[in-house]
RNA sequence: UUCGCGGGAGAGGCUGGCUAUUUACUGGCCAGAGCCGAAGGAGCAACCGCCCCGGAAACUCUCAGGCAAAUGGACCGCGGA
Numbered sequence: 001u002u003c004g005c006g007g008g009a010g011a012g013g014c015u016g017g018c019u020a021u022u023u024a025c026u027g028g029c030c031a032g033a034g035c036c037g038a039a040g041g042a043g044c045a046a047c048c049g050c051c052c053c054g055g056a057a058a059c060u061c062u063c064a065g066g067c068a069a070a071u072g073g074a075c076c077g078c079g080g081a
Stems, first nucleotide, its partner, number of pairs: 001081007014032007034067003040063001041061003047055003
């Protein structure tokens, strides 16, 4: 670094419109503000190093992503290559 298993937070299952028909706690699309940060991305820079050049966050932003469950998920533990 990668693979497998387990753990893994936050924030509305919001409102309105259009549409389909299976008429339902239903599906799809669009718009609107609100909110979250732990995929990714970006910024500052604590810190670090082979040190005047580099690497850089769990901090900050929220472009992306997310706000019932599912999926995803930084990071942690165990095992393998």
RNAcentral holds the sequence, with entries from MGnify. Glycine riboswitch aptamer from a marine eukaryotic metagenome, 81 nucleotides, folded computationally. Its Rfam family is "Glycine riboswitch aptamer". About the family: This family represents the bacterial glycine riboswitch. Its family is annotated with glycine biosynthetic process in the Gene Ontology. Its mean pLDDT, the model's own confidence on a scale to 100, is 82.